[in-house]
This is a predicted structure of a 142-nucleotide RNA (FMN riboswitch aptamer (RFN element)) from Gallaecimonas xiamenensis. Its mean pLDDT, the model's own confidence on a scale to 100, is 78. The sequence is in RNAcentral, with records from Rfam and Ribocentre.

RNA sequence: ACUUAUUCUCAGGGCGGGGCGAAAUUCCCCACCGGCGGUAGGCCCCCAGGGGCAAGCCCGCGAGCGCCCGGCACAGCCGGGGUCAGCAGAUCUGGUCAGAGUCCAGAGCCGACGGUCAUAGUCCGGAUGGAAGAGGAUAAGG
Numbered sequence: 001a002c003u004u005a006u007u008c009u010c011a012g013g014g015c016g017g018g019g020c021g022a023a024a025u026u027c028c029c030c031a032c033c034g035g036c037g038g039u040a041g042g043c044c045c046c047c048a049g050g051g052g053c054a055a056g057c058c059c060g061c062g063a064g065c066g067c068c069c070g071g072c073a074c075a076g077c078c079g080g081g082g083u084c085a086g087c088a089g090a091u092c093u094g095g096u097c098a099g100a101g102u103c104c105a106g107a108g109c110c111g112a113c114g115g116u117c118a119u120a121g122u123c124c125g126g127a128u129g130g131a132a133g134a135g136g137a138u139a140a141g142g
Base pairs, nucleotide, nucleotide: 002141003140004139005138006137007136008135009134010133016030017029018028019027031122032121033111034110035061036060037059038058042053043052044051045050056109057108064087065086066084067081068080069079070078071077072076091107092106093105094104095103113125114124115123
């Protein structure tokens, strides 16, 4: 260093200005935000072999909804399962090039569920929860 087991810690950002209105951080105009793993023709480091970083919309994952199972003081709530029949977002144009989802330029687009004096990616709530995963500790192994 690797494998296995146990365990600990960590693990999401964003409505500012204006308009209409009785009422909107929910509508309209302008603005703001981008979880985790992978990939990378870019960037950086480097005694050349490598190392580090780099995508919301390229490939996947997560929470959530649904569904299924169980319980109950059963129009519902609570607990469990975790892909189950299902939902689970979104990119084009131009340029460079042998080659662009990825680089450069421009223009677009997307965002669970419940709540609400009015429709929510940004407010409140489930959530002091869960979790993709990240890092560490201990033990054993060949």

The model forms 100% of the base pairs in the Rfam consensus. NCBI's taxonomy places the organism under Bacteria, Pseudomonadati, Pseudomonadota, Gammaproteobacteria, Gallaecimonas.